[in-house]
C1' cells in the first nucleotide's frame, strides 16, 4: 500500500454590531423600564419501544382472567438494556447474527399434490405362492404373459416434510434384521458456579409446528406534569335526564374488599382559557485510585451546564477551510431503535511487496 | 405535551380472532349486444401483491418487530 472488521470522538471556525429567554446585582421608580456582568439545544433534543424517579388514586390489598420476558452466569434503581460466556448459522479470518425453555403433558394444524402426513401408508416397482394361458406333442418344469390373495419402505414418483443416514453382510425380495461409523436418545464417569463439553456402555429411533392453544419458570395495580398542590377572577351556582345506600364514582375486566358521597351524562354558561409551585443539584458531569476480563462497584478531589408558556437560543458585515449531514429542549432520568455530508483516532485480519 | 385508532383497485368496504386454490363486494372504468341517439339495462372484461422493510413458518392481508403515513381525543371554574 490494498480490500476489510470492531470501538470511538467530532458534527465548520474567529472577529465586530444589533437583538431574544434565564439568573445576579445596581439605578429610576411602583411593577414597569434602563445599565453591568454571567449563561442559554442535542448525538440522536426524534419515534413514543421498554424500564423507572416522582404525584394521585387504600404507602397498592386478596382470588380469578390477562399482559410481558425466555440459552447460562454477572451487572444495574430497573429493564425486554449491557458485560462474560455456552450453543447454533455465516465468513480464509478479524468478527457477525440468533424471541435460542419445553414437541416422549395434553389438545389443535400440516392446504395442493401423493396410495399414504401420524394408531402412518402398498400406486409403480421387488419377490414367493395358487389358479390360467404360452413355451410346436407331455408337463410335477420356466429369466414369458394375465388374474387373484400376500410379503416387501431397497428403487422410482408426490411433496416443505415419508418413521435415522453412508457401507458391508443376510434374505424369495427386503427390513436395525445383524455389524461398523456418524446424527440423536438414555443412563454412567470425569470437568464447569452453570448453560454445556470429554469420554465409556445401553436398547436400536421418537416428523415438524408453541411470533397456535398451552406447560415450566420469572415479573407485572391504575393513571400520567393537561399527574398533583396553592392563590385569585368572573357566572344563571341554570336546564334536562338518570340512580339515591340491594346506589353512584374512583382503584382497567369479574368477585370480594377499601375510599368518598349526593352523585352521575348530556346541553348550556363563566375565566380577555389568569398567577404561583411542581421546574431543574440529578440513580449528575469531569479527573486520578482502587477491584474486576469486563458490563460496573467504590474512595479522594473537583464543576454546576437552558429552564420556556405562542414558547429564547438569531440576523447583519468582514475573513479563512475541506463549503457545512440528520435535525429544535417542555416533569426528569436508564435504555432501544430510527435519521444522519463529512472528518479524525485507536486496535486488529487477510493479501502483495520490500527490507 | 400525553393518550388511542385507522392504512386492502379509482372511491367505499368486507375478509385478519380459526395463516393454506381466499384476495371480494357494491358504485365507477372499458368492449360488445340492444336503441333514430342517449340514459337504463343484459353479457364478457380490465385494474391490487394488501402504506414500506425484516423476522417466524412448507405457506403471511392475517402472526412479530421497527418506520411511514393520515385521523380523533384531552385545559381550567362552577
Nucleotide at each position: 500500500c490494498a480490500a476489510g472488521c470492531a470501538g470511538u470522538c467530532u458534527g465548520a471556525g474567529u472577529g465586530a454590531u444589533c437583538g431574544c429567554g434565564g439568573g445576579c446585582g445596581g439605578g429610576c421608580a411602583u411593577u414597569g423600564c434602563c445599565c453591568g456582568c454571567c449563561u442559554g439545544a442535542g448525538g440522536a433534543a426524534a419515534g413514543u419501544c421498554c424500564g423507572a424517579g416522582c404525584u394521585c388514586c387504600a404507602c397498592a390489598g386478596g382470588g380469578c382472567a390477562g399482559g410481558g420476558u425466555g440459552c447460562u452466569g454477572g451487572g444495574u434503581a430497573a429493564c425486554g438494556c449491557c458485560c462474560a460466556g455456552u450453543g447454533a448459522a455465516g465468513g480464509c479470518g478479524a468478527c457477525u447474527u440468533c424471541a435460542a425453555g419445553g414437541a416422549a403433558a395434553g389438545u389443535g394444524c400440516c392446504a395442493c399434490a401423493g396410495a399414504a402426513a401420524u394408531c402412518a401408508a402398498a400406486c409403480c416397482g421387488c419377490c414367493a405362492u395358487g389358479c390360467g394361458c404360452a413355451g410346436u406333442g407331455c408337463a410335477u418344469c420356466u429369466a414369458g404373459c394375465g388374474c387373484a390373495a400376500g410379503g416387501u419402505a431397497a428403487g422410482g414418483g408426490u411433496g416443505a416434510a415419508a418413521c435415522g443416514g453412508u457401507g458391508c453382510g443376510g434374505u424369495a425380495a427386503g427390513a436395525g434384521c445383524g455389524c461398523a461409523c456418524c446424527a440423536g436418545c438414555g443412563u454412567c464417569c470425569g470437568g464447569g458456579c452453570g448453560a454445556c463439553c470429554g469420554g465409556g456402555c445401553g436398547g436400536c429411533u421418537a416428523g415438524g409446528u408453541a411470533a397456535a392453544c398451552c406447560c415450566c419458570a420469572c415479573c407485572c395495580g391504575g393513571a400520567g406534569c393537561a399527574a398533583g398542590g396553592c392563590c385569585a377572577a368572573a357566572u344563571a351556582g341554570g336546564a334536562g335526564g338518570g340512580a339515591c345506600a340491594u346506589g353512584a364514582a374512583g382503584c382497567u375486566g369479574c368477585c370480594c374488599g377499601c375510599u368518598u358521597c349526593u352523585c352521575c351524562c348530556u346541553c348550556g354558561g363563566g375565566u380577555u382559557g389568569g398567577g404561583c409551585c411542581g421546574c431543574u443539584u440529578g440513580a449528575g458531569g469531569c479527573u486520578c485510585g482502587u477491584g474486576g476480563c469486563a458490563a460496573c462497584a467504590u474512595g479522594a478531589g473537583u464543576c454546576c451546564c437552558a429552564g420556556a408558556u405562542a414558547g429564547a437560543u438569531g440576523a447583519u458585515c468582514a475573513c479563512u477551510c475541506u463549503c457545512g449531514a440528520c435535525a429544535g429542549a417542555a416533569c426528569u432520568c436508564g435504555g432501544c431503535u430510527u435519521a444522519c455530508a463529512g472528518g479524525g483516532c485507536u486496535g486488529c485480519u487477510u493479501g502483495u511487496u520490500g527490507c | 405535551c400525553g393518550g388511542g385508532a385507522u392504512g386492502u383497485g379509482g372511491c367505499g368496504c368486507a375478509g385478519c380472532u380459526u395463516g393454506g386454490u381466499c384476495a371480494g363486494c357494491g358504485c365507477g372504468c372499458g368492449u360488445g349486444c340492444c336503441u333514430u341517439g342517449g340514459g337504463a339495462g343484459c353479457a364478457c372484461g380490465a385494474g391490487g401483491c394488501c402504506g414500506g422493510g425484516g423476522g417466524u413458518u412448507c405457506a403471511a392481508a392475517u402472526c412479530c418487530c421497527c418506520c411511514c403515513a393520515u385521523c380523533c381525543c384531552g385545559a381550567c371554574c362552577a